[in-house]
Context: one part of a larger RNA
Molecule: small-subunit ribosomal RNA, central domain
Organism: lake water metagenome
RNA sequence: CUGGGCGUAAAGGGUGCGUAGGCGGAUAGGAAAGUCAGACGUGAAAUUCCGGUACUCAAUAUCGGAGCUGCGUUUGAAACUCCCUUUCUCGAGGAUAGACGGAGAGAACGGAAUUCCAUGUGUAGCGGUGAAAUGCGUAGAUAUAUGGAAGAACACCUGUGGCGUAAGCGGUUCUCUAGUUUAUUUCUGACGCUGAGGCACGAGAGUGUGGGGAGCAAACAGGAUUAGAUACCCUGGUAGUCCACACCGUAAACGAUGUAUACUUGAUGUAAAUCGGCUCAACCCGGUUUGUAUCGUAGCUAACGCGAUAAGUAUACCGCCUGGGAAGUACACUCGCAAGGGUGAAACUC
Repeated sequence: CUGGGCGUAAAGGGUGCGUAGGCGGAUAGGAAAGUCAGACGUGAAAUUCCGGUACUCAAUAUCGGAGCUGCGUUUGAAACUCCCUUUCUCGAGGAUAGACGGAGAGAACGGAAUUCCAUGUGUAGCGGUGAAAUGCGUAGAUAUAUGGAAGAACACCUGUGGCGUAAGCGGUUCUCUAGUUUAUUUCUGACGCUGAGGCACGAGAGUGUGGGGAGCAAACAGGAUUAGAUACCCUGGUAGUCCACACCGUAAACGAUGUAUACUUGAUGUAAAUCGGCUCAACCCGGUUUGUAUCGUAGCUAACGCGAUAAGUAUACCGCCUGGGAAGUACACUCGCAAGGGUGAAACUC
C1' cells in the first nucleotide's frame, strides 16, 4: 500500500454555513462518452509457459506453438451510469391558518440578600475553629431600628421539563430578529445530500483601551496545623469576576458516539401540536406527528453495554487511526500585542 477500524483499547474535526469535488427520486424518447460483443491492425527479438530436438544427463542451446492481460481503427447492442429533451410528485422549498419555547439583540423596571455611610437604642464583647490564634471592639463593635448609597446575581416556580447548530440560555415588561412544529394537500417541480480549502460562531482563563468594583477571590500578608507545610483550615486581600469596544480560539468543547436518508417485534413516562369517542363543556379514553427519557426483542459487541434518539441492517460524502516513550516536543512556515495557537517530525530507546 492493501486491508481493517474510530462509545470505553490508537482514532469523529468544538459547532455551523458553504466553494470545488463526490453522490443523487419517478417517467418516456433520443444520443452512444463509460460499458458489452464481433472484425481488422499493432503488440520487434530475447525473456515467460507448453511440446519436441542437440551436447552421456542437467544447467544450457535450438525449433514449433501459446501468450504478451495493452493500444488503435471499425461494425453493432442499449439494460445500467453520463449527456440532451419530455412529463411527474413521494425528496426539498414556498403559501395559508394556528401553536410553542430560560433561542438571540437592545432598552426600561422590580423585590430579597450583601457590604458601606448617617442617625437612634444599647454594653462588653464579636468573629472564627477540630481546638485556637491573627482580626474587629470602650475613639462604643457585634446585635437591633430607621433612612440613604453601590454593584452583582435573580430564591420559590425548577422538572432524566423547555429552547438553541454547538458554545450556551432562567426576575418582570416592551421593541426588533431568527427558529421549530401541527393542520390543509393549495403552489414550484429534484431546486437535493455531503463538503477538501474558505468564511462565521465559539465556555472559562488570559490580553489591550476606557469605565465600574458590593460580594467572591488567583497572587500576596498574617494566624494555625505539622518533623517541615511555599498546602488543606482561619483572618485579611490585589488582579480578575461586571460593562463597552477590540483581540485570543482553546476545554473531559463529552453522548468521550460526524452529517444525511431508508428499513427493522415491543412496553412505560413526559413536553408541544392535532384528530376522533364521550360530554353542555372540562376531566377521561383512543389515534397521528415532532421532541425528550427509562426498560427491553431480534441483531450487534472483546466484554461492558447499544437497542427506531442503534453501537442493528444498508447507502452517500467528509474527518481521523496504524505499538509505547521521546512528543503534541524540535525545526520550518503561519496566525497573535503578548500569553500562546495551528500544522508537526526524527535520532535514540523499550